Predicted 3D model of an 88-nucleotide RNA (c-di-GMP-I riboswitch aptamer) from a Nitrospirota bacterium. The model forms 95% of the base pairs in the Rfam consensus. The coordinates come from a structure-prediction model, not an experiment, and the mean pLDDT is 86. It matches the Rfam family "c-di-GMP-I riboswitch aptamer". Its family is annotated with cyclic-di-GMP binding in the Gene Ontology. From the family's description: GEMM was predicted in a large-scale screen for bacterial structured RNA regulatory elements.

RNA sequence: UUUCCGAAAGGGUAAACUCUGGGUAACCAGGGGGCACAAAGCCACGGGUCCUGUAAAGGGUGCUUUGCAGGAUAGCCGGGCUGCCGAA
Repeated sequence: UUUCCGAAAGGGUAAACUCUGGGUAACCAGGGGGCACAAAGCCACGGGUCCUGUAAAGGGUGCUUUGCAGGAUAGCCGGGCUGCCGAA
C1' cells in the first nucleotide's frame, strides 16, 4: 500500500407516520420524525415487485391470467463504479 474482516473513534444516512408541493398513478422533492443500515453512496445491466395504457383468453360483467409499450422502486436480490476508519 492492497485484500479480507468489522472492534473502537469521528461521523453519516433516514423507515413508518405527518405537513407542504409535483405526478393519472406507482412514486418523488422539502420540513418534522427515527425503524433500521458498514456502503441504506451512485448506476435501471439481469431478475423480482409496483403503477399507467393497450391487446388476447377465461369467466360468475368489470374480475383474473398472459403478452406488448411507457414509467417507478438502488431501504427487494444479483451485478458494476466509488468511498471514511484500522483493533483482533